A computed fold for an 89-nucleotide RNA from Tsuneonella aeria, annotated as Glycine riboswitch aptamer. Rfam family: Glycine riboswitch aptamer. Its family is annotated with glycine biosynthetic process in the Gene Ontology. The source organism's lineage runs through Bacteria, Pseudomonadati, Pseudomonadota, Alphaproteobacteria and Tsuneonella.

[in-house]
RNA sequence: CCGGGUCGGAUGGGAGAGAUCGGCCAGGGCCGGCGCCGAAGGAGCAACCGCCCCGGAAACUCUCAGGCACAAGGGACCUUCCGGCACGG
Repeated sequence: CCGGGUCGGAUGGGAGAGAUCGGCCAGGGCCGGCGCCGAAGGAGCAACCGCCCCGGAAACUCUCAGGCACAAGGGACCUUCCGGCACGG
């Protein structure tokens, strides 16, 4: 100097699912019931992997949590940029 990896930050994109029923209430909200969604988190199985009989493991599965008109907020993941860390050339 270059390369990818990982963590943090910034930036842009970012889905799904009842404008459902009832109650309270001056509102807008809150609470409960049933019905649903999966892409915060969490949990489970597993291909596979490893220092191997024990571990690590998904965008799969479950739906505890969260979410289900618009808006707002959240949002895995992806793009680009900045910084740190170690590794390879």